Source information
Small-subunit ribosomal RNA, central domain from a metagenome, 350 nucleotides, folded computationally. Its Rfam family is "Bacterial small subunit ribosomal RNA". The RNAcentral record of the full RNA draws on SILVA.
Context: one part of a larger RNA
RNA sequence: CUGGGCGUAAAGCGCGCGUAGGCGGCCAAGUAAAUCAGAUGUGAAAGCCCUGGGCUCAACCUGGGAAUUGCAUUUGAUACUGCCUGGCUAGAGUAUGGUAGAGGGGGGUGGAAUUCCAGGUGUAGCGGUGAAAUGCGUAGAUAUCUGGAGGAACACCAGUGGCGAAGGCGACCCCCUGGACCAAUACUGACGCUGAGGUGCGAAAGCGUGGGGAGCAAACAGGAUUAGAUACCCUGGUAGUCCACGCCGUAAACUAUGUCGACUAGCCGUUGGGCUCAUUUAAGGGUUUAGUGGCGCAGCUAACGCGAUAAGUCGACCGCCUGGGGAGUACGGCCGCAAGGUUAAAACUC
Numbered sequence: 001c002u003g004g005g006c007g008u009a010a011a012g013c014g015c016g017c018g019u020a021g022g023c024g025g026c027c028a029a030g031u032a033a034a035u036c037a038g039a040u041g042u043g044a045a046a047g048c049c050c051u052g053g054g055c056u057c058a059a060c061c062u063g064g065g066a067a068u069u070g071c072a073u074u075u076g077a078u079a080c081u082g083c084c085u086g087g088c089u090a091g092a093g094u095a096u097g098g099u100a101g102a103g104g105g106g107g108g109u110g111g112a113a114u115u116c117c118a119g120g121u122g123u124a125g126c127g128g129u130g131a132a133a134u135g136c137g138u139a140g141a142u143a144u145c146u147g148g149a150g151g152a153a154c155a156c157c158a159g160u161g162g163c164g165a166a167g168g169c170g171a172c173c174c175c176c177u178g179g180a181c182c183a184a185u186a187c188u189g190a191c192g193c194u195g196a197g198g199u200g201c202g203a204a205a206g207c208g209u210g211g212g213g214a215g216c217a218a219a220c221a222g223g224a225u226u227a228g229a230u231a232c233c234c235u236g237g238u239a240g241u242c243c244a245c246g247c248c249g250u251a252a253a254c255u256a257u258g259u260c261g262a263c264u265a266g267c268c269g270u271u272g273g274g275c276u277c278a279u280u281u282a283a284g285g286g287u288u289u290a291g292u293g294g295c296g297c298a299g300c301u302a303a304c305g306c307g308a309u310a311a312g313u314c315g316a317c318c319g320c321c322u323g324g325g326g327a328g329u330a331c332g333g334c335c336g337c338a339a340g341g342u343u344a345a346a347a348c349u350c
Base pairs, nucleotide, nucleotide: 004321005320006319007304008303012318014201015200016199017198021194022193023192025088026087027086028085030083031082033081035077036076037075038074039073040072041071042070049065050064051063052062053061054060091191092188093187094186095185096183097182098181099180103177104176105175106174107173108172109171110154115149116148117147118146119145120144121143125136126135162169163168206247207246208245209244210243211242215241216240220236221235222234223233258317259316260315261314262313263312266295267294268293269292270291271290272289273288274287275286276285277284299306300305323350324349325348332343333342334341335340
């Protein structure tokens, strides 16, 4: 190089956008680069292969042929590919009209609850556990009522419901803003798909500066438990959790299933839209389309299972794997304030 693979055995980049590249719809004309065919030249000799001859045979020597899968020139062919020209509308997109939505950013508002503060009532306990103790409380706690402060999160609605590329998104109102879906027409006319590098986004934790700090709570302290208990349980409690700006760039970032397209039985639910039927309306039936679930035929699979949301049947492009340990480590490079991330071996060993 070829090959076989990637849901769970090793293997899909966390997700998008996009450069180069690869690949690319229908019709017609041209061209003939690629492709195919013929001819000519060349492809040294020896060797190999085939077939003759010479040493008594053979090895060996020698004649002829074939082969030399290649290259060049030239003449043709034109289905496919390329290039060029013209056209088309089924891919892609735009316009118009609607629809649903925790999609994103900013500002404001609200109620429940916890805690704290002040005051009233009230008195000896409260709290906590398997049981306790540490802790709080006669300097008046817990409980209860009134008022106030502050921070964080938004019960019910809530749903294998919705939205988003992924991470993720949930009180209400306003402003700004992205995407999707549906229907009927009109328009553009292949404008497309994928995507090495690159670039942006990217939970939690963590880091920097400044704020904030109610609850919770690594670390830490104490009380228990225990043989011990650097834990599980309890009482406290600081970073952090929250906000702004800037870093980090990881995850069981999971559907452990890359993206795009085409095709291939059915049945049942549910969300958004269209059409339609019936009914007095509502609820409802049918159909179609875009999602999201449960079964299931064929087929696939080592099995489990998957099964129009494929792991079926195919195509395009990218990424990745190649026995276990050593090791996602060392060294070097790049990135980072650091923590560390990323790229990524070998000796040795089984």